[in-house]
RNA sequence: GCCAGAGUAGCUCAGUUGGUAGAGCACUUCAUUCGUAAUGAAGGGGUCGUCGGUUCAAUCCCGACCUCUGGCU
Numbered sequence: 001g002c003c004a005g006a007g008u009a010g011c012u013c014a015g016u017u018g019g020u021a022g023a024g025c026a027c028u029u030c031a032u033u034c035g036u037a038a039u040g041a042a043g044g045g046g047u048c049g050u051c052g053g054u055u056c057a058a059u060c061c062c063g064a065c066c067u068c069u070g071g072c073u
Base pairs, nucleotide, nucleotide: 001072002071003070004069005068006067007066010025011024012023013022019056027043028042029041030040031039049065050064051063052062053061
């Protein structure tokens, strides 16, 4: 330099032929216990990598860029 893949909650990951985004773990509170752990219930937490384009509407489609991973040279 070229090609491919990935980027979504603190972490690991889903998701949607375009219609207001979820799970597990973690965190907070409560219950339970003499107390802790475990268990149960409730709750908070996201400008879906960035910037544009298409669209009534974009996490999803298109383009550029950034970061990471793998391959080729």

Predicted 3D model of a 73-nucleotide RNA (transfer RNA) from a Candidatus Nomurabacteria bacterium. Its mean pLDDT, the model's own confidence on a scale to 100, is 81. Rfam family: tRNA. From the family's description: Transfer RNA (tRNA) molecules are approximately 80 nucleotides in length.